[in-house]
RNA sequence: AGUCGGCCAGACAGUCGCUGUUCCGAGUGCUUGCCGGUCCCGUAGGUUCCGGCAGGCGCGGAAUGGAGGAAAGUCCGGGCUCCACAGGGUAGGGCGCCAGGUAACGCCUGGGGGGCGCGAGCUCACGGAAAGUGCAACAGAGAGUAGACCGCCUAAGCACGGCUUGCCGUGACGGUAAGGGUGAAACGGUGCGGUAAGAGCGCACCGCGCGACUGGCAACAGUUCGUGGCAUGGUAAACCCCGCCCGGAGCAAGACCAAAUAGGAACCCCAUGGUGCGACCCGCACUGGGUUCGGGUAGGUCGCUUCAGGCUCGUGGUGACACGAGUCGCAGAUGAAUGACUGUCCACGACAGAACCCGGCUUACCGGCCGACU
Numbered sequence: 001a002g003u004c005g006g007c008c009a010g011a012c013a014g015u016c017g018c019u020g021u022u023c024c025g026a027g028u029g030c031u032u033g034c035c036g037g038u039c040c041c042g043u044a045g046g047u048u049c050c051g052g053c054a055g056g057c058g059c060g061g062a063a064u065g066g067a068g069g070a071a072a073g074u075c076c077g078g079g080c081u082c083c084a085c086a087g088g089g090u091a092g093g094g095c096g097c098c099a100g101g102u103a104a105c106g107c108c109u110g111g112g113g114g115g116c117g118c119g120a121g122c123u124c125a126c127g128g129a130a131a132g133u134g135c136a137a138c139a140g141a142g143a144g145u146a147g148a149c150c151g152c153c154u155a156a157g158c159a160c161g162g163c164u165u166g167c168c169g170u171g172a173c174g175g176u177a178a179g180g181g182u183g184a185a186a187c188g189g190u191g192c193g194g195u196a197a198g199a200g201c202g203c204a205c206c207g208c209g210c211g212a213c214u215g216g217c218a219a220c221a222g223u224u225c226g227u228g229g230c231a232u233g234g235u236a237a238a239c240c241c242c243g244c245c246c247g248g249a250g251c252a253a254g255a256c257c258a259a260a261u262a263g264g265a266a267c268c269c270c271a272u273g274g275u276g277c278g279a280c281c282c283g284c285a286c287u288g289g290g291u292u293c294g295g296g297u298a299g300g301u302c303g304c305u306u307c308a309g310g311c312u313c314g315u316g317g318u319g320a321c322a323c324g325a326g327u328c329g330c331a332g333a334u335g336a337a338u339g340a341c342u343g344u345c346c347a348c349g350a351c352a353g354a355a356c357c358c359g360g361c362u363u364a365c366c367g368g369c370c371g372a373c374u
Stems, first nucleotide, its partner, number of pairs: 001374008010345007018066008029057009040046002068351001072362002075360005080250004092246005097111005112126001113124004127241002132239002134235002149180002151176003158171006188206006207230001208228005213222003254302004264293006273287005309328008346349001
């Protein structure tokens, strides 16, 4: 100067609050259930007050716990809950080198291959392009069963010309993919031979494909052997093909308790009564009364935080991780707590606030510390 991994996230003291849990207190404010006595109305049935016992809420006090590494985005995977579900297929979506880890994953670990870096290391949607379809701007002659713009060649054939009549010259409407030029990309590279000029046309080496062998669980690899003149350009975060996986909704899930009012059902009681028209009488209008039950609303309780849990040690493993022993208890609110003020100090304090819970990924972030390595 860098690379990788881990940890911390202003500190201390005082005062005043908020909230969870546990314990104690006065037996008092409210309230529920049961028992005993008592008052009142009454047809059925209800009710007041007092006392006792057992709880709940509240009040006062004490002890103790109280946001994060991302609590965030809600992007993946799972637990949990309810609904659906014989089995199979289609559609749709996701994933994609190999092996392992895991509850599971698109995550992690190790390995292989490509790319970057002197290096420690970093990084990659990394199956299939000889199943089919499609796409490739601009430039360029030509963009995929290639293509003659410049260039090169004139052996044979052709056209024209010449003549010594079977040769010479010129040429492209012929040959040529070596060279130039265009482009992100132009149908293996270098050399020798070959040829009219050229060309895997032939050969050597390199590269590539296929097969074998060797190593490896595998992906894959090889100073190995054989074989093929080379066939198969790119693109699948284009359709598609192949393999594997996927039921839906989400804690406002869902379960329980349950008032007033209205409506419902069953049983009991009365034949009179009740209510309104200011009061009384008449009259008129409306209307039964009581108890219990069930559904549902307000409200309340549970779900709710003990767990794929943290830490230490040991064992196995390269590692992710697994197993065993010990130890710890670490927010649980619901108009929603986790704060405010003062003082001192320093390196002057970033991003940011739980809402059913975990495992990941991604994104944001003042700075500091430790370890390993180049």
Model confidence (mean pLDDT): 76 of 100. Bacterial RNase P class A from a soil metagenome, 374 nucleotides, folded computationally. The RNAcentral record of the sequence draws on MGnify.